[in-house]
Source information:
Predicted 3D model of a 348-nucleotide part of an RNA (small-subunit ribosomal RNA, central domain) from a soil metagenome. Model confidence (mean pLDDT): 89 of 100. Rfam family: Bacterial small subunit ribosomal RNA. The RNAcentral record of the full RNA draws on SILVA.

Context: one part of a larger RNA
RNA sequence: CUGGGCGUAAAGAGUGUGUAGGCGGUUCUCUAAGUUCCGUGUGAAAUCUCCCGGCUCAACUGGGAGGGUGCGCGGAAAACUGGAGGGCUUGAGUAUGGGAGAGGAAAGCGGAAUUCCUGGUGUAGCGGUGAAAUGCGUAGAUAUCAGGAGGAACACCUGCGGUGUAGACAGCUUUCUGGACCAUCACUGACGCUGAGACACGAAAGCGUGGGUAGCAAACAGGAUUAGAUACCCUGGUAGUCCACGCCCUAAACGAUGCAUACUUGGUGUGAGCCGUUCAUUCGGUUCGUGCCGGAGCUAACGCGUUAAGUAUGCCGCCUGGGGAGUACGGUCGCAAGGCUGAAACUC
Numbered sequence: 001c002u003g004g005g006c007g008u009a010a011a012g013a014g015u016g017u018g019u020a021g022g023c024g025g026u027u028c029u030c031u032a033a034g035u036u037c038c039g040u041g042u043g044a045a046a047u048c049u050c051c052c053g054g055c056u057c058a059a060c061u062g063g064g065a066g067g068g069u070g071c072g073c074g075g076a077a078a079a080c081u082g083g084a085g086g087g088c089u090u091g092a093g094u095a096u097g098g099g100a101g102a103g104g105a106a107a108g109c110g111g112a113a114u115u116c117c118u119g120g121u122g123u124a125g126c127g128g129u130g131a132a133a134u135g136c137g138u139a140g141a142u143a144u145c146a147g148g149a150g151g152a153a154c155a156c157c158u159g160c161g162g163u164g165u166a167g168a169c170a171g172c173u174u175u176c177u178g179g180a181c182c183a184u185c186a187c188u189g190a191c192g193c194u195g196a197g198a199c200a201c202g203a204a205a206g207c208g209u210g211g212g213u214a215g216c217a218a219a220c221a222g223g224a225u226u227a228g229a230u231a232c233c234c235u236g237g238u239a240g241u242c243c244a245c246g247c248c249c250u251a252a253a254c255g256a257u258g259c260a261u262a263c264u265u266g267g268u269g270u271g272a273g274c275c276g277u278u279c280a281u282u283c284g285g286u287u288c289g290u291g292c293c294g295g296a297g298c299u300a301a302c303g304c305g306u307u308a309a310g311u312a313u314g315c316c317g318c319c320u321g322g323g324g325a326g327u328a329c330g331g332u333c334g335c336a337a338g339g340c341u342g343a344a345a346c347u348c
Stems, first nucleotide, its partner, number of pairs: 003320004007302002012316001014201004021194003025088007033081002035077008048066007091191001092188003095184004103177007110154001115149007125136002162169002206247006215241002220236004258315006266293011297304002321348003330341004
């Protein structure tokens, strides 16, 4: 010496469930595969080291001795790892009792607003902009009142609040349904962690079939602006946005930070429970979650800092100069769009 890394420099898979594999709490007994020790055999010659010799020396070479990772066999040990068996309860799970929540699915209902239609009032403008024009309006618009239709979204409450593995989730009610948390410490007795493949879910856009279409609005048309204006601004406007079923599988899918466990000064908010306390919805303690500020430590710095980027362990994924390139080729998936996998020449 026996790699170094992954918040921002290249690098954490978008997220989960879980197969193989890897790793695995505490105690007793047995075993002896790993492990340690002893003995023995083997480890050809040449080579290597040491000693003695031969060519005038040396290289070279003859002889002797040594060394030799390792492997086989026999024996010993039993701490650790493994194996077999018996226990334990702290890890994990179950049970009982609770409260919280935009967690998911379906059905029904509600009000405000936009648009359209019908009728009333009413008359010359409305709309739009930096300024205008296109556009709408005497076939009566805009404004205003009443009634009706239809679709989509749910103001206030709303909170660095909540829930969910992530994507994500918000009017109200009902039905069905998943998970987490707290308390009790009753039960099981290591049943655990991670997870190559695999499987499932996965915003928006997009695709297929059928519906729906109020508003918004790629494309498109017109009006402006401009030297031009295939834009920004304006008037219109179709896919789409919505629903059902089936695909697609990507994202600055971000905390740009994989999951699990343990340990390591503090302060101050906030959400859910429990215990004690108070006149109190007050204060204190405790568990889980979510923020801010900061100590040690870490970091190239910025910063992170018990929700770690600190100190450690287990397992997985990934990186190895820039461009070429997430391209080509091949494979595979897809209706397609394209996705996944993924180079090289050349060049700096």